[in-house]
This is a predicted structure of a 93-nucleotide RNA (c-di-GMP-I riboswitch aptamer) from an Actinomycetota bacterium. The coordinates come from a structure-prediction model, not an experiment, and the mean pLDDT is 85. NCBI's taxonomy places the organism under Bacteria, Bacillati, Actinomycetota.
Parts: sequence; structure tokens; C1' cells
RNA sequence: CUCCCGAAAAGGCACAGCUGGCCGAAAGGCCAGCCUCGCAAAGUCACGGAUCUAAAGGAAGCCUCUGCUUCCCAUGACAGCCGGAUUGCCGAA
Repeated sequence: CUCCCGAAAAGGCACAGCUGGCCGAAAGGCCAGCCUCGCAAAGUCACGGAUCUAAAGGAAGCCUCUGCUUCCCAUGACAGCCGGAUUGCCGAA
């Protein structure tokens, strides 16, 4: 010095919940405040799998029609589900 690793210190992040505002069809996301389960990548990237949602589209049924119901479907979401990629703070054993 590097890797594995994770003691200490500093600094950082923020699950769930509550309040206010905004975006979205939904899932969900963003901002501010309170609070703090937890996190050494709980930084970033949807590449693989899982999971959530179903606007548009497709199928079936009903209906005189407008339309309604059910099912399928990611192109939507999720990086704090698991892998993967990439960058990175500190330095005891």
C1' cells in the first nucleotide's frame, strides 16, 4: 500500500408510524418536520431472479348502445428481498 474484515472516533443514511404539500391509474415516489427499526455501502445502476401494481393493450362473458365484470399482460414500481456491476469514508485486532 492492497484485499479480507469491522474495534474506536468523526461524519452519514433512515424501516415503520404521525403531520403538511406535490406527482402517479395503481403499485409507489419526491420535499419539509417529528421519531428511530436498523445500515460499512441502507451510495449509484432494474442486468438476472423474486415481489407489488395493471393505465394502455389482449381474451372471455354480460349488455340495444355508451358501457360493466373477470382473467392475462410491464412498457410501471422496488437498490432497506436475493444475486450481479460500479464507485467510495475511517483503520484497531